Notes:
A computed fold for a 122-nucleotide RNA from an Acidobacteriota bacterium, annotated as c-di-GMP-I riboswitch aptamer. The organism belongs to Acidobacteriota, within Bacteria.
[in-house]
RNA sequence: UCUGCGAAAAGGCUCUCCUGGGGAAACCCAGGUCCCGCAAAGCCACGGAUCCUCGCCUCCUCCGCAACGUGUGGGCCGUUGUCGCUCGGUACGGAGGAUCCAAAGACCGCCGGGCUGCCGUC
Numbered sequence: 001u002c003u004g005c006g007a008a009a010a011g012g013c014u015c016u017c018c019u020g021g022g023g024a025a026a027c028c029c030a031g032g033u034c035c036c037g038c039a040a041a042g043c044c045a046c047g048g049a050u051c052c053u054c055g056c057c058u059c060c061u062c063c064g065c066a067a068c069g070u071g072u073g074g075g076c077c078g079u080u081g082u083c084g085c086u087c088g089g090u091a092c093g094g095a096g097g098a099u100c101c102a103a104a105g106a107c108c109g110c111c112g113g114g115c116u117g118c119c120g121u122c
Base pairs, nucleotide, nucleotide: 004122005120006119012038013037017032018031019030020029021028022027036109042115043114044113046112047111048110050106051105053103055101058098059097060096061095062094063093064092068088069087071085072084073083074082
């Protein structure tokens, strides 16, 4: 110096919780706590697993509502037709909910992989 290994020592990290901030969320950042634990629990989203849903389609409910329809009223000599109001009301618009899909995202303290690293009983 390298490799295996993880006894010891010096240290390190931080599960959880709290506060503040970011995000639609998963989650992340900073500070505190150090209570589960970690020999890479240092870094990387390369593969797998897991997690989230701001968005699209479809469906449901509610609200509004052109066209259209019903009733009624006014003006017009009558017919045709016209205007207004009430109710209904589809296309459509708004709000909420549900399901599915894609895509993006999250996660390295889930596993694998890659890179780097402290110490030295052996």